[in-house]
Context: one part of a larger RNA
RNA sequence: AGCUUAUGGUGGAUACCUUGGUAUUUAGAAGCGAUGAAGGGCGUGACUACCGACGAAACGCUACGGGGAGUUGGAAGUAAGCAUUGAUCCGUAGGUACCCGAAUGAGGAAACUCCUAGAACUUUUUUCUGAAUCAAUAGGAAAAAAAGAGCAAACCUAGCGAACUGAAACAUCUUAGUAGCUAGAGGAAAAGAAAGCAAAAGCGAUUCCCUUAGUAGUGGCGAACGAAACGGGAACAGCCUAAACUAAGUAUUUUUACUUAGGGUUGUGGGACAACAUAUAUGUAUCUUAAUAGCUAAGCAAAUUAGUUGGAAUACUAAACAAGAAAGAGUGAAAGUCUCGUAGCUGAAAGCUAGAUGGAACUAGUUGUAUCCCGAGUAGUAUGGGACACGUGAAACCCCGUAUGAAUCAGCGAGGACCACCUCGUAAGGCUAAAUAUUCCUAGAUAACCGAUAGUGAAACAGUACCGUGAGGGAAAGGUGAAAAGAACCCCGGGAGGGGAGUGAAAUAGAACAUGAAACCAUAAGCUU
Numbered sequence: 001a002g003c004u005u006a007u008g009g010u011g012g013a014u015a016c017c018u019u020g021g022u023a024u025u026u027a028g029a030a031g032c033g034a035u036g037a038a039g040g041g042c043g044u045g046a047c048u049a050c051c052g053a054c055g056a057a058a059c060g061c062u063a064c065g066g067g068g069a070g071u072u073g074g075a076a077g078u079a080a081g082c083a084u085u086g087a088u089c090c091g092u093a094g095g096u097a098c099c100c101g102a103a104u105g106a107g108g109a110a111a112c113u114c115c116u117a118g119a120a121c122u123u124u125u126u127u128c129u130g131a132a133u134c135a136a137u138a139g140g141a142a143a144a145a146a147a148g149a150g151c152a153a154a155c156c157u158a159g160c161g162a163a164c165u166g167a168a169a170c171a172u173c174u175u176a177g178u179a180g181c182u183a184g185a186g187g188a189a190a191a192g193a194a195a196g197c198a199a200a201a202g203c204g205a206u207u208c209c210c211u212u213a214g215u216a217g218u219g220g221c222g223a224a225c226g227a228a229a230c231g232g233g234a235a236c237a238g239c240c241u242a243a244a245c246u247a248a249g250u251a252u253u254u255u256u257a258c259u260u261a262g263g264g265u266u267g268u269g270g271g272a273c274a275a276c277a278u279a280u281a282u283g284u285a286u287c288u289u290a291a292u293a294g295c296u297a298a299g300c301a302a303a304u305u306a307g308u309u310g311g312a313a314u315a316c317u318a319a320a321c322a323a324g325a326a327a328g329a330g331u332g333a334a335a336g337u338c339u340c341g342u343a344g345c346u347g348a349a350a351g352c353u354a355g356a357u358g359g360a361a362c363u364a365g366u367u368g369u370a371u372c373c374c375g376a377g378u379a380g381u382a383u384g385g386g387a388c389a390c391g392u393g394a395a396a397c398c399c400c401g402u403a404u405g406a407a408u409c410a411g412c413g414a415g416g417a418c419c420a421c422c423u424c425g426u427a428a429g430g431c432u433a434a435a436u437a438u439u440c441c442u443a444g445a446u447a448a449c450c451g452a453u454a455g456u457g458a459a460a461c462a463g464u465a466c467c468g469u470g471a472g473g474g475a476a477a478g479g480u481g482a483a484a485a486g487a488a489c490c491c492c493g494g495g496a497g498g499g500g501a502g503u504g505a506a507a508u509a510g511a512a513c514a515u516g517a518a519a520c521c522a523u524a525a526g527c528u529u
Base pairs, nucleotide, nucleotide: 001528002527003526004525005524006523007522008521009520016479017478020450021449022447023446024445025444026443027442028441029439030438031151032150039100040099041098042055043054044053046078047077050074051073052059061094062093063092064091065090066089070082071081072080105114106113107112115118121148122147123145124144125143126142127141128140129139155186156184157183158182159181160180166173170220196203197202207234208233209232210231217225218224238431239430240429241375245262246261247260248259249258250257251256267409269374270373271372272371273368274367275366276365283362284361286360287359288358292354293353294352295351296350298346299345300344304319305318306317307316308315320337321336328340329339330338380404381403382402383401384400385399386398390416411426412425413424414423415422466473467472486513489500490499491498492497
């Protein structure tokens, strides 16, 4: 020096565990905000740095319910208190709620300053004023109202709208009307009661699913894009206006216009108008009544002992018991009968949700011919675009810019150029639940999901420490023991650390604490040289 064995050190792998995550699912809720939100700053405790809670009424105030013995949060300790005259705690309803922040008196480098102490601005109403310009209007001022604003995860609608990419290059095309930005709304949104679909037979608003079908088609006919009807299901619900006409009012010389009320709403065309009839039914998505049910605290809740081992019994042995309860968790090892629970039963002063039933309100006709009405800068056309699965194509249908520009039922539109016939519908006003989409959030359940390099970035005081001017990036870090019983006292030492003593089942469980692999280090012995 090497090798082997043994004993230690170092290190923190492995197995075990779980406070935390992940996914699915059920139900709820789907908003908060000028009555000042979300998010923060600063404070509040006997002692209080941090987290949480709270707000100068500040670890809390009031009332009403629940509950029943301890209690003054995490978080020990000391002190001082509170509590069967019912505390702490749980629920409901209130009160308080500094400063910033939409932030709103003005300013401002947020949490501050200043003053006259203010709802700033927009909106609506009223009043007073008031130009060019007589009347008027615009504008100005004030008062009142308190509607808007800001925030928020996804879902939804609309506007604007890429590129990488694919085409094995690339330009039409594709990616994609995607991402992104903006605006707006709701618990859903959007769509929606045929100017539809069909085809000689018919259907009868919309939405969603399955299918049709990777079909018909589109396509530098490349890459690729890609329907619809029929059929089967989920869910079902239909309505209100404009006009004609009438009445009243106002204005107007007349004509007429406007307002209010009635009337009227359809495609086997309907209505006005005229004639006839007029009584109860049917239904309702509106308002009200509020039995009842549910949610927001809770209550009751069965049944085991002995022996043995052990530090400890839930283990083993023996004999029992209960079960509408053998879901689960905890307890010094593995518990139906120890604890919390669980099945089952019961329960609300107050608030919220749904709401049977009753009431209010609204809700329908028949026949007929002449006349009148049936949504206009609209439909259509030309041209330029967009969107339709459809790239301009034979390109219909739908939407927009520009120009032009009808008809009123003997009308008008559609049926994929166009024409005829036939069939279907009735545009140019509006509303509409359900089936559908989503989950920041609340409560529950489940898992051939993870188990600390995993699972959220975050099991832990994590969007922290730290990095960056900033936008932004972004960690590491779990386990003593059943119980602190956390090692009194003695010794060495400045301390750190250690040796005794003691606790404990165990201290090679001693806080650098469960298990404790390997690399690496050391010591001892043996062997080789």
The prediction has a mean pLDDT of 84. A computed fold for a 529-nucleotide part of an RNA from Porphyridium purpureum, annotated as large-subunit ribosomal RNA, domain I. Its Rfam family is "Bacterial large subunit ribosomal RNA". Gene Ontology terms of the family: structural constituent of ribosome and ribosome. The RNAcentral record of the full RNA draws on ENA and SILVA.